[in-house]
Molecule: RNase P RNA; transfer RNA
Organism: Alphaproteobacteria bacterium
RNA sequence: CCAGGCGGCCGGAUGGCCGCGCGCGGGCAAUGGGGAAACCCGUCCGCGUGAGGAAAGUCCGGGCUCCACGGAAGUACGGUGCCGGUUAACGGCCGGCGGGGGAAACCCCAGGGAAAGUGCCACAGAAAGCAAACCGCCCGCCGUCCGCGGCAGGCAAGGGUGAAAGGGUGCGGUAAGAGCGCACCGCGUCUCCGGCAACGGCGACGGCACGGCAAACCCCACCGGGAGCAAGACCGAGUAGGGACGGCACAUGGCGCACUUCCGCGCCGCCGUCCGGGUGGGUCGCGCGAGGCGUCCGGCGACGGGCGUCCCAGAUGAAUGGCCAUCCAUCGGCGCGGUUUCGGCCGCGCCGGGGACAGAACCCGGCUUACAGGCCGCCUGGCGCC
RNA sequence: CGGGACGUAGCGCAGUCUGGUAGCGCAUCACACUGGGGGUGUGGGGGUCGCCGGUUCGAAUCCGGCCGUCCCGA
Numbered sequence: 001c002c003a004g005g006c007g008g009c010c011g012g013a014u015g016g017c018c019g020c021g022c023g024c025g026g027g028c029a030a031u032g033g034g035g036a037a038a039c040c041c042g043u044c045c046g047c048g049u050g051a052g053g054a055a056a057g058u059c060c061g062g063g064c065u066c067c068a069c070g071g072a073a074g075u076a077c078g079g080u081g082c083c084g085g086u087u088a089a090c091g092g093c094c095g096g097c098g099g100g101g102g103a104a105a106c107c108c109c110a111g112g113g114a115a116a117g118u119g120c121c122a123c124a125g126a127a128a129g130c131a132a133a134c135c136g137c138c139c140g141c142c143g144u145c146c147g148c149g150g151c152a153g154g155c156a157a158g159g160g161u162g163a164a165a166g167g168g169u170g171c172g173g174u175a176a177g178a179g180c181g182c183a184c185c186g187c188g189u190c191u192c193c194g195g196c197a198a199c200g201g202c203g204a205c206g207g208c209a210c211g212g213c214a215a216a217c218c219c220c221a222c223c224g225g226g227a228g229c230a231a232g233a234c235c236g237a238g239u240a241g242g243g244a245c246g247g248c249a250c251a252u253g254g255c256g257c258a259c260u261u262c263c264g265c266g267c268c269g270c271c272g273u274c275c276g277g278g279u280g281g282g283u284c285g286c287g288c289g290a291g292g293c294g295u296c297c298g299g300c301g302a303c304g305g306g307c308g309u310c311c312c313a314g315a316u317g318a319a320u321g322g323c324c325a326u327c328c329a330u331c332g333g334c335g336c337g338g339u340u341u342c343g344g345c346c347g348c349g350c351c352g353g354g355g356a357c358a359g360a361a362c363c364c365g366g367c368u369u370a371c372a373g374g375c376c377g378c379c380u381g382g383c384g385c386c
Numbered sequence: 387c388g389g390g391a392c393g394u395a396g397c398g399c400a401g402u403c404u405g406g407u408a409g410c411g412c413a414u415c416a417c418a419c420u421g422g423g424g425g426u427g428u429g430g431g432g433g434u435c436g437c438c439g440g441u442u443c444g445a446a447u448c449c450g451g452c453c454g455u456c457c458c459g460a
Stems, first nucleotide, its partner, number of pairs: 001382010012327007020050009032041003052357001056368002059366005064228004077224005082096005097111001098109004112219002117217002119213003134159002136155003140151004167185006186208001187206004192201003232284004242275007253268005291310008328355001330353010387459007396412004406443001414430006436452005
């Protein structure tokens, strides 16, 4: 210098003018204004503070709140799924194991069980799950026009079909073949050794019996009450409806007591005062928190602990904005200089462009998705020079 | 802000649970019947199954992530 991998960070800066939300302080304004009440509020000045790494998707987990619930176990349903750790918890993260990719740095994997059972494996193909024999190979017999054909058997090496055809390669063996025999590899079982474990290693035995799919049902292990700040709490009009008390009216009426008649009992009206529940409205919930930053210690790490320091948005039609100037990252073009492995790379100057994705609304830990451009650190491979 | 469904031909829908051929009606095109239209009959064409990945031999269908539409709650 080139090609590549991993981790972390930033994501415009400064100044001027005008404007907005919230908090604090001061002046002015009153017997103040709005409203039934609860409660809310003006204007001027000053100070402080004011979006994100994803505030997003709402995909997981928790806090908080209400509802349900005597405890434990189980059933159903849903989720998770190698092992160990971490955490408030998780499907997150860290460290290992196994498998796959890469020359390497490194990356990817829903990665339990298919010898518990059920199911599926279309088309093609002879045969697709207690395997099978289309072409083919071989022994024997018969026929023959000497090319071969037929019959009875043996076989599964080769061809063909398929995603997949009941271990692979090689040697031996045989009429041809075949784990039929042997060696290595794979697979299974067992002993021993290492490891907390997943798993790995040595050895012996087995001649292969055991195909794939569980992001098909299922089995095993573990986890899970439901809803969500429009949760919920408090203060509390009018109208309608409920209750209590008082006054007036009261039946010759209506309704109910299964039905019809009679008798009986109860209820049904208006006005006033008071009470209680809910709605509109208002206030709270609502910003000190699994908190940020720095540093030390333990740990490979995720993370944990100690000490110091800081207070850091809270709106409810919803603030966080607009204009200008200078600068900066960067892009395109032109010119000059240096360097070169002739592809480029570095530096300077001029002109023109130019800063993404997106915006809190109860909060927090993750994941996922979007994102112009840039910075830093570590590592791998190649080339050159010292 | 919170919760829940859906997306298949120009339009309306089935198929998705239980994975192998994508189908129905209307519309459209051609032909026949008619003098012509309408109508009827016969035949045909038309599909990134919203998009991107994964599981599987194989995905509209199973799983994950995005995008869009609709509905419900003060």